Record summary:
This is a predicted structure of a 72-nucleotide RNA (transfer RNA) from an Elusimicrobiaceae bacterium. Lineage of the source: Bacteria > Pseudomonadati > Elusimicrobia > Elusimicrobiales > Elusimicrobiaceae. Rfam family: tRNA. Rfam links the family to the GO term triplet codon-amino acid adaptor activity.
[in-house]
């Protein structure tokens, strides 16, 4: 330099182009002598950054930033 791949909640990952969820944390509560285990609930997203296509974009496309592999 070139090539493929990855980037979504605090971590770890989902999501057929049609309402963005899970699990562990965090926070309420419930149970109990207290803890912690268990049981319920609540919160938390500019989907890496800008652009395009579309009636719609986490998803298709362009470019750019970070990451990892490989090739030179």
């Nucleotide at each position: 330099u070139c090539g493929c791949c990855c980037u979504u909640a605090g971590c770890u990952c989902a999501a057929u182009g049609g309402u963005g969820g899970a699990g562990c944390g965090a926070c309420c509560g419930g149970c109990u002598g207290u803890u912690a285990a268990c049981c319920g609930g609540u919160a938390g997203g500019u989907u890496g950054a800008a652009g395009g296509u579309u009636c719609g974009a986490g998803u298709c496309c362009u470019u750019c930033a970070g990451g990892g592999c490989g090739a030179g």